[in-house]
C1' cells in the first nucleotide's frame, strides 16, 4: 500500500423566527345567589421540558393485573453437547465436538437409531437378520469323447460341455450395496489367514467440575441412514392479557329466542365455592362512547474501587423533567463541521469560491433479548499478500 | 395497542404423515358446428408452489427468518 476479519461507538452542532403537546404561573369568560374559596372552558400571554439505535417486526422471556394459578394424574406444548451468568429465556459468556477458510475467524435445533414402531421413491439381481444380471470357477457330482488297466462288475488319466453346484474379487444400478491397501492361500474367490490403517464395542491408566481428550490392551472382523417421522430420556411450562383490571358519573328494556341441566377462563375425575331454575353459554335487540387511577424512578444510566478468563456480580458516589388518547417534537433562515461535483490558485501537501446532499424510521403499561431496515462517519485489536529499510 | 390466520396458473380452490413430470373449475388461444353470434364438441398454452436459508438422497409438504394480505378484541345493564 492492497485485500480481509472481529469488536466498540456516533448517527450532526450553535443561534434566530414561526408552529405543536403536557405541566406550572398569569389574564379573560361561565357556574356554585354575591365576597372568600372552588370547578370548568379559551383561536389569550409567559416559563420549563418534549422519541430511537433500532421506539419497528411481535419471534422468545419476564414484571404487573384478573380468573378457585386448590390437590393429584394424564394429555398437550416447549427446550435439547458441557459448565456458568441472569428475575427469566429459544438470550449471553467460556469451553468441547463437527464443518468451512491459507489465515485472522466464521457457522451449527449438536441427547438417544443394540426400548419399540415406521419409511428409504425411481433405478437395480439385491435396500435391511440383503442379493446373483453380466461375469469368474466348475475342485466335488453329472453327461460326452479319447487313451490305458482288469476275465468281469468296474477303475485310472486327459480333454470338452456348463446340467447340478461354488463365489462375491471385477463390471453395472443407486444418496446408500455389510471396511481400505498389500501379501499369502484357493478350482475360482472371500477377514479365509496375516501385517498396517480407518471405524465400532468393552476394559485399564492419566488429565478435566463436565462435555470430552491422551495413552495402552482385548474382541468379533464391520450391525447403514432418517428422530426439523412417531417415539424414548432429562428438564421446564396453569390460562388470558393494560382494549389486563379498579373507581366515579350518566343513559337504556335485565326485552325476546335457543341449547343444556349445572357453573366457576383447554379436557377428565376428587375437594371447595356459587346457584336452585336464576346465573353462566349462543343468537337477536337496548344504552354509552365521558372522567380519574393503573402511568411511568426502574432487574435504570454513568463513573470509581473490588471479585471473575468472560458474560456478569458486589459496593460507594453522582445523575436521571414524553406520558399523548385521533394521538404533540415540525418548517424556514444564517454560521460551522462532514460528503459529492465543477471552476480558479499553488511545483506540491492543500487553499478559496459556487452548486447539491444527509438515511432507516417514530413512543402508547414497562423491562431483558433476538431478528430485520439504515445515507454517512470515527476508534481499537488482528490476519494474509506485495514493496522498502 | 394486543391476539390469530392465510399465501399454489389471470381468478377461485384441491394436493391427510415428503417420492419421479403439481391438478380441477372459470377465464385465455386455436379448430369444428352456425348465414353470423351465444351455447356445445375437440385440442392446446399458461406455475421459479410469496422470498431466503436449513434438515433430507429428495421439500408445495418439515424447521427458522423475512415479506404481503386479511380477521377478531371497548364499556353498561
Nucleotide at each position: 500500500c492492497g485485500a480481509g476479519c472481529c469488536g466498540g461507538c456516533c448517527g450532526g452542532g450553535c443561534g434566530g423566527c414561526c408552529g405543536c403537546g403536557u405541566a406550572c404561573g398569569g389574564g379573560c369568560c361561565u357556574c356554585c345567589c354575591c365576597c372568600c374559596g372552588g370547578a370548568g372552558g379559551c383561536u389569550c400571554c409567559g416559563u420549563c421540558c418534549g422519541a430511537g439505535g433500532a421506539a419497528c417486526g411481535u419471534c422468545c422471556g419476564g414484571a404487573c393485573u384478573c380468573c378457585g394459578c386448590a390437590g393429584g394424574g394424564c394429555a398437550c406444548g416447549g427446550u435439547g453437547c458441557u459448565g456458568g451468568g441472569u428475575a427469566a429465556c429459544a438470550c449471553c459468556c467460556a469451553g468441547u465436538c463437527g464443518g468451512g477458510g491459507c489465515g485472522a475467524c466464521c457457522c451449527g435445533c449438536a441427547g438417544g437409531a443394540c426400548a419399540g414402531u415406521g419409511c428409504c421413491a425411481c433405478a437395480g439381481a439385491g435396500a435391511g437378520c440383503a442379493g446373483a444380471c453380466c461375469g469368474c470357477c466348475g475342485a466335488u457330482g453329472g453327461c460326452g469323447g479319447c487313451g490305458g488297466g482288469g476275465c468281469g462288475a468296474c477303475c485310472c488319466g486327459c480333454c470338452g460341455c456348463a446340467c447340478a453346484g461354488g463365489c462375491a474379487a471385477g463390471g453395472g444400478u443407486g444418496c446408500a450395496a455389510g471396511g481400505g491397501u498389500g501379501c499369502g492361500g484357493u478350482a475360482a474367490g472371500g477377514g479365509c489367514g496375516c501385517a498396517c490403517c480407518a471405524g465400532c464395542g468393552c476394559c485399564c491408566g492419566g488429565g478435566g467440575u463436565g462435555a470430552c481428550c491422551c495413552g495402552g490392551g482385548c474382541g468379533g472382523c464391520u450391525c447403514g441412514g432418517c428422530a426439523a417421522a412417531c417415539c424414548c430420556c432429562a428438564c421446564c411450562g396453569g390460562g388470558a392479557g393494560c382494549a389486563a383490571g379498579g373507581c366515579c358519573a350518566g343513559a337504556c328494556a335485565g326485552g325476546g329466542g335457543g341449547a343444556g341441566g349445572g357453573c366457576g377462563g383447554c379436557c377428565c375425575g376428587u375437594c371447595c365455592g356459587c346457584a336452585g331454575a336464576c346465573a353462566c353459554c349462543c343468537c337477536c335487540g337496548g344504552g354509552u362512547a365521558g372522567g380519574c387511577c393503573g402511568c411511568u424512578g426502574g432487574a435504570g444510566u454513568c463513573g470509581g474501587c473490588g471479585g471473575g478468563u468472560g458474560a456478569c456480580c458486589g459496593u460507594c458516589g453522582a445523575c436521571c423533567g414524553a406520558g399523548a388518547u385521533g394521538g404533540a417534537u415540525g418548517g424556514c433562515c444564517g454560521c460551522c463541521a462532514c460528503c459529492g461535483g465543477c471552476g480558479c490558485c499553488g511545483c506540491g501537501a492543500g487553499g478559496c469560491g459556487c452548486c447539491g446532499g444527509g438515511a432507516c424510521a417514530g413512543g402508547a403499561u414497562c423491562c431483558g433479548g433476538c431478528g430485520u431496515a439504515c445515507a454517512g462517519g470515527c476508534c481499537g485489536a488482528c490476519u494474509c499478500g506485495c514493496c522498502a529499510c | 395497542g394486543g391476539g390469530c390466520c392465510a399465501c399454489u396458473a389471470g381468478c377461485u380452490c384441491a394436493g391427510g404423515c415428503g417420492g419421479u413430470u403439481a391438478g380441477a373449475g372459470c377465464g385465455c388461444g386455436g379448430u369444428c358446428c352456425u348465414g353470423a353470434u351465444a351455447a356445445g364438441a375437440c385440442c392446446g398454452a399458461g406455475g421459479u408452489c410469496u422470498g431466503u436459508g436449513g434438515u433430507u438422497c429428495g421439500a408445495g409438504u418439515c424447521c427458522a427468518c423475512a415479506g404481503u394480505g386479511g380477521c377478531c378484541c371497548a364499556c353498561c345493564a
Record summary
Two RNAs folded together computationally: RNase P RNA and transfer RNA, 466 nucleotides in total. The coordinates come from a structure-prediction model, not an experiment, and the mean pLDDT is 79. It holds a member of the Rfam family "Bacterial RNase P class A". Rfam classes the family as a ribozyme. Gene Ontology terms of the family: tRNA processing, ribonuclease P activity and dimeric ribonuclease P complex.